[in-house]
Context: one part of a larger RNA
Molecule: large-subunit ribosomal RNA, domain I
Organism: marine sediment metagenome
RNA sequence: AGCGUUCGGUGGAUGCCUAGGCGUCAAGGGCCGAAGAAGGACGCGGUACACUGCGAAAAGCCUCGGGGAGCCGUGUGCAGGCGAAGAACCGGGGGUAUCCGAAUGGGGAAACCCAGCUGGUUGAAGACCAGCUACGAUGUGCAGAACACAUACGCACAUCGGGGGAACGUGGGGAACUGAAACAUCUUAGUACCCACAGGAAAAGAGAGUAUUCUCCGAGUAGUGGCGAGCGAAAGGGGAACAGCCUAAACCAGCACGGCUACGGCCGUACUGGGGUUGUAGGACCGACAGAACAAACUGAAAGCUAGCUGAAAGACACUGGAAAGGUCUGCCAGAGACGGUGAAAGCCCGGUAGGCGAAAGCGGAAGGGGAGAGUCGGGAUCCUGAGUACCACGGGACACGAGAAACCCUGUGGGAAGCUGGGCAGACCACUGCCCAAGGCUAAAUACCCUUGACGACCGAUAGCGAACAAGUACCGUGAGGGAAAGGUGAAAAGAACCCCGGUAAGGGGAGUGAAAUAGAAUCUGAAACCGAGCGCUU
Numbered sequence: 001a002g003c004g005u006u007c008g009g010u011g012g013a014u015g016c017c018u019a020g021g022c023g024u025c026a027a028g029g030g031c032c033g034a035a036g037a038a039g040g041a042c043g044c045g046g047u048a049c050a051c052u053g054c055g056a057a058a059a060g061c062c063u064c065g066g067g068g069a070g071c072c073g074u075g076u077g078c079a080g081g082c083g084a085a086g087a088a089c090c091g092g093g094g095g096u097a098u099c100c101g102a103a104u105g106g107g108g109a110a111a112c113c114c115a116g117c118u119g120g121u122u123g124a125a126g127a128c129c130a131g132c133u134a135c136g137a138u139g140u141g142c143a144g145a146a147c148a149c150a151u152a153c154g155c156a157c158a159u160c161g162g163g164g165g166a167a168c169g170u171g172g173g174g175a176a177c178u179g180a181a182a183c184a185u186c187u188u189a190g191u192a193c194c195c196a197c198a199g200g201a202a203a204a205g206a207g208a209g210u211a212u213u214c215u216c217c218g219a220g221u222a223g224u225g226g227c228g229a230g231c232g233a234a235a236g237g238g239g240a241a242c243a244g245c246c247u248a249a250a251c252c253a254g255c256a257c258g259g260c261u262a263c264g265g266c267c268g269u270a271c272u273g274g275g276g277u278u279g280u281a282g283g284a285c286c287g288a289c290a291g292a293a294c295a296a297a298c299u300g301a302a303a304g305c306u307a308g309c310u311g312a313a314a315g316a317c318a319c320u321g322g323a324a325a326g327g328u329c330u331g332c333c334a335g336a337g338a339c340g341g342u343g344a345a346a347g348c349c350c351g352g353u354a355g356g357c358g359a360a361a362g363c364g365g366a367a368g369g370g371g372a373g374a375g376u377c378g379g380g381a382u383c384c385u386g387a388g389u390a391c392c393a394c395g396g397g398a399c400a401c402g403a404g405a406a407a408c409c410c411u412g413u414g415g416g417a418a419g420c421u422g423g424g425c426a427g428a429c430c431a432c433u434g435c436c437c438a439a440g441g442c443u444a445a446a447u448a449c450c451c452u453u454g455a456c457g458a459c460c461g462a463u464a465g466c467g468a469a470c471a472a473g474u475a476c477c478g479u480g481a482g483g484g485a486a487a488g489g490u491g492a493a494a495a496g497a498a499c500c501c502c503g504g505u506a507a508g509g510g511g512a513g514u515g516a517a518a519u520a521g522a523a524u525c526u527g528a529a530a531c532c533g534a535g536c537g538c539u540u
Base pairs, nucleotide, nucleotide: 001539002538003537004536005535006534007533008532009531015525016489017488020460021459022457023456024455025454026453027452028451029450030449031164032163039100040099041098042055043054044053046078047077050074051073061094062093063092064091065090066089070082071081072080105114106113107112115133116132117131118130119129120128121127135161136160137159138158139157140156141155142154168199169197170196171195172194173193179186183226213240214239215238216237217236223231224230244442245441246440247386251274252273253272254271256269257268258267259266260265279420281385282384283383284382285379286378287377288376289375298369299368304363305362306361308357309356310355314330315329316328317327319326331348332347333337339351340350341349391415392414393413394412395411396410397409401427422437423436424435425434426433476483477482496524499511500510501509502508
């Protein structure tokens, strides 16, 4: 030195565990904000670094309920307190809520600086305290230029707006890589991304063809397509959920202004109210008749939600053990033998479970109340029934449909109707036939997404599972946008090693002691391998 073996060191694999994650289903819930949000800064504790909670009334104040012997968050300790005059803790309502932030008195390098007005405290100056003072829109009033009326500007008051929101939604813009085995039409895709806006859902929606929406089938069909790659319906049928309405106009009335008057009034325009709302045309109008069915807001019972309460039944041992829930013996409950805990493995020890009960307050919400609007028949002369619209041409877009035979839908430019004896559509177009009534508006549910609670899992078990089981979006990196970790386990219980010794009043260790165990000693369960060493054996 090598090999073997034994015992160690180092290291943290493996096993076991779970405080945390992941997913599915069900039920419930879904906007916040000038009454100052979301998100922060700085503070608040006897002692206080971080987290949590809170706001100068600062780990909290008041009140109404629950709760019931302890309590002063994680978090022990020391010190000191609170609580049967009912604390802590949990829930409902209220109060307080610094500064920044839309941030809004002005400014500003966010969490800072500096004001004005009114009122209050004060003998005064001053200081302090409270309130108000941003901008825009709409409405009303006042006031009011050039320029006479007027208008603009201005001022005051009232109401609203402003900002935020993970995903979901509608609209306005809108790629490329990629695929086509190259590439240009095409595809990726109206996707990503940007912007605006909205809501708890949004959108769509009541027929110019059976309301809208979602879903299963129809069907990868019919089609479309450098007929390539690909794209890809509808009718019809099944299911979920169902709900229908309001205006414009004709006509009538009122009011204001203007015009014309023969002074009787008439006409026009705007506004307000009535009237009226459809295709078997309807309505106005004229005539006749009748005389009351039902939204939302609001109110509101019960259920339910936001704290909880009750809830059966077992003992023994000269067993084993540190410990009994194990073993043995003898019982019991069960609408409860789900689950978790307790020193190993408990229906009957604890929490619970089945079953049953419960709210002062807030939410919720049936019926009823409340409340806009409302009917029938006949007549068919006259009037009305949404215009730069329909439609056409050209250019585009969107329809599964790429210009195609290309309808239907949208519209940038130009042209431009009818008006009920009217008009649109039925995939070029024409005829016939049939269906429907555009050019105004509103509309719940079924649907999307997320959160909470509950249950469950041939889901993970610390290199897994969320990035995060732990002071995690932390430490750290980056000017910044942004990137982004590692890190769990003593023991049943701290009983966390009094005291002695070596040592630097160390680190570390040796005794002693605790414990079932200390090779469970805090660098703490188990403790693999690489790697390092010591003893022994063999070999050189």